[in-house]
RNA sequence: GGUAGAGGUGCAAAUAGUAUUAGUAAACGAUCGGAGUAUGACAUCGAUGAGGAUUGUUGAAAGGAUUAUUUGCCGAAGCUUAAUGAAGGUCAAGUUUAUUAAGCUGGGGUGUCUCUGAAUAAGGGGCAAACUGUCAUGCAAUUUACAGUGCAUGGAGAACUACU
Numbered sequence: 001g002g003u004a005g006a007g008g009u010g011c012a013a014a015u016a017g018u019a020u021u022a023g024u025a026a027a028c029g030a031u032c033g034g035a036g037u038a039u040g041a042c043a044u045c046g047a048u049g050a051g052g053a054u055u056g057u058u059g060a061a062a063g064g065a066u067u068a069u070u071u072g073c074c075g076a077a078g079c080u081u082a083a084u085g086a087a088g089g090u091c092a093a094g095u096u097u098a099u100u101a102a103g104c105u106g107g108g109g110u111g112u113c114u115c116u117g118a119a120u121a122a123g124g125g126g127c128a129a130a131c132u133g134u135c136a137u138g139c140a141a142u143u144u145a146c147a148g149u150g151c152a153u154g155g156a157g158a159a160c161u162a163c164u
Base pairs, nucleotide, nucleotide: 001164002163003162004161005160008074010073011072012071013070014069015068016067017066018065026058027057028056029055030054031053032052036045039092040091041090042089077105078104079103080102081101082100083099084098085097086096087095106132107131110128111127112126113125114124115123116122134155135154136153137152138151139150140149
């Protein structure tokens, strides 16, 4: 260098169903009302009645969640910052998504603070104390010795183990 593996509430994706979002948004009708209209500007729409309120009829969706099946895997994957492109009436902000560069994280939970979210679901980030896998070092017992076991401390995945 190559091949194959291990960590386990392991990671990610696709399809289908279900609940929630929600009897909400929106559309149409009636009544009140009387000039505005998305975060800002322009545009668009508006006295043939805006924003708003009440009521009637119809009535969603996206994201997230969960169940089942399948697929790719073990820096799996994810996050942060910056730049560029695309989306949506235009520009700006903001949001989603893709790529590149740099940095961080072995892994899954728990608690707490904060952000996103309709949400008390769930997720992201920071912090904390444990658990767990791996390697190294030290001590102890056993052993001819090694291996293995127990305890303690520490490191990081371009790592670790096996074969070649």
Model confidence (mean pLDDT): 82 of 100.
A computed fold for a 164-nucleotide RNA from a soil metagenome, annotated as Lysine riboswitch aptamer.
The sequence is in RNAcentral, with records from MGnify.